[in-house]
Molecule: Bacterial RNase P class A
Organism: Rhodocyclaceae bacterium
RNA sequence: GAAGUUCGCCAGGCAGUCGCGGUGUGCUGGAGGAAAUCGGUACAUCGAGGAAAGUCCGGGCCCCGCAGGGCAGGAUGCCGGCUAACGGCCGGGCGCUAUAAGUCAGGCUUGCCUGACCCAAGGCGACGGAAAGUGGAACAGAGAAUAGACCGCCGAUGGCUCGCAAGAGCACAGGUAAGGGUGAAACGGUGAGGUAAGAGCUCACCGCAGGACUGGCGACAGGACUGGCACGCUAAACCCCAUCCGGGGCAAGGCCAAAUAGGGGGGCGUUGAUGCGGCCCGCAGAGCCCCCGGGUAGGCUGCUAGAGCCCUGCAGUAAUGCUGGGACCAGAGGAAUGACUGCCCCGCAUGCGCGAGCAUGCGCGACAGAACCCGGCUUAUCGGCGAGCUUCCCAA
Numbered sequence: 001g002a003a004g005u006u007c008g009c010c011a012g013g014c015a016g017u018c019g020c021g022g023u024g025u026g027c028u029g030g031a032g033g034a035a036a037u038c039g040g041u042a043c044a045u046c047g048a049g050g051a052a053a054g055u056c057c058g059g060g061c062c063c064c065g066c067a068g069g070g071c072a073g074g075a076u077g078c079c080g081g082c083u084a085a086c087g088g089c090c091g092g093g094c095g096c097u098a099u100a101a102g103u104c105a106g107g108c109u110u111g112c113c114u115g116a117c118c119c120a121a122g123g124c125g126a127c128g129g130a131a132a133g134u135g136g137a138a139c140a141g142a143g144a145a146u147a148g149a150c151c152g153c154c155g156a157u158g159g160c161u162c163g164c165a166a167g168a169g170c171a172c173a174g175g176u177a178a179g180g181g182u183g184a185a186a187c188g189g190u191g192a193g194g195u196a197a198g199a200g201c202u203c204a205c206c207g208c209a210g211g212a213c214u215g216g217c218g219a220c221a222g223g224a225c226u227g228g229c230a231c232g233c234u235a236a237a238c239c240c241c242a243u244c245c246g247g248g249g250c251a252a253g254g255c256c257a258a259a260u261a262g263g264g265g266g267g268c269g270u271u272g273a274u275g276c277g278g279c280c281c282g283c284a285g286a287g288c289c290c291c292c293g294g295g296u297a298g299g300c301u302g303c304u305a306g307a308g309c310c311c312u313g314c315a316g317u318a319a320u321g322c323u324g325g326g327a328c329c330a331g332a333g334g335a336a337u338g339a340c341u342g343c344c345c346c347g348c349a350u351g352c353g354c355g356a357g358c359a360u361g362c363g364c365g366a367c368a369g370a371a372c373c374c375g376g377c378u379u380a381u382c383g384g385c386g387a388g389c390u391u392c393c394c395a396a
Stems, first nucleotide, its partner, number of pairs: 001392010012344007020047010049367001053378002056376005061249004073245005078092005093127001094125004102117007128240002133238002135234002150180002152176003157173002159170004188206006207229001208227003213222003253301004263292006274284003309326003313322003345365001346363007
């Protein structure tokens, strides 16, 4: 420097004008309202995100429930660490796997293509238990777990036929898992010996099982030696083991508190309370008034100063933790955060220029929109910047 790959970060910038929402201060409105609320105006100040999204996990906070233990139900599941917690993150182990590069072979258009082998950083994994029990495996197939003779092979031995005999033939009994065929899967593989034909029947190597011992906190790794090989697959099937889990959610919850109706207490009232606009008459007439408490409408609060953010240092491979310093950064109710103009940036197109570039036009320029608050995961996302790792090339 190129290619690949994995992470982290940014999310157009500046200025002006007009507008919208919150808060503070000053001035102000009293129409409606019992009050609290509520408005108008000026100034100051603040005003979306990395996902604010899906609401899939985990917590804070709040109310209800709860002596303790168990059953049922659910979730999680290699090991170690981090954390408030997690199904998250970091590091490690094991298994599976891709391509580049490389090697080999072939082809020609001679520096490319094709194929095979070997396979980097990487990618993926619900990754406890199948030597507790129960179950399942469609179709095909002879046989699917007490393996299995359909084709094939053999027929040493027994049988039958021929033959004087040696022996030959048949394929009846029977033997055989080498070969074919079915299947996702057929009860170790390759080679040699062996045999009637075969077979771990025997041997070598590979695989497998057990395994003293060694290393590691551990998952696990290595492994002297032993064993002819058993115990196939399936637990996102029931199940077993271990760990964790009470329910509901800011429309949680707390406070203030009209009108109307109903409740409690007191007073007055058919010797007429009360109503019919103030009084008298008249008429109607059994209720009327005051206080208290609950609760509804309405309002306030919860509400944003935080497991938060920025900078520095220390410990740690890292996730993360701690020390020191700094700033205050939307609070809301069906919901404000916008529009225009100018310059710059970016992308595209056209023209000019040998070229660096310049001019003009277009795009206004990804996904998207807080609603109690955090930590994650997942999904969406134009363009750009930086770092780590691997392979290759060049130079010293």